RNA sequence: GGAGUAUUAGUGUAGCGGUUAACACGUCGCCCUGUCACGGCGAAGACCACGGGUUCGAAUCCCGUAUACUCCGCCA
Numbered sequence: 001g002g003a004g005u006a007u008u009a010g011u012g013u014a015g016c017g018g019u020u021a022a023c024a025c026g027u028c029g030c031c032c033u034g035u036c037a038c039g040g041c042g043a044a045g046a047c048c049a050c051g052g053g054u055u056c057g058a059a060u061c062c063c064g065u066a067u068a069c070u071c072c073g074c075c076a
Stems, first nucleotide, its partner, number of pairs: 001072007010025004018056001027043005049065005
């Protein structure tokens, strides 16, 4: 330098053009228990890496940028 993949709650993931973005763990509250843990119920938490575009409608498609990882090339 070229190519590819990924980026979504604190963490790990799902969501493949149409409802208010889902699940697990974690956090908080209540219940349960003599207490803790386990278990049960509920709540908060991501405007989807950033900026544009396409579309009636974009986390999803396209372009650019950034970061991480992988592969290839260069090193006379």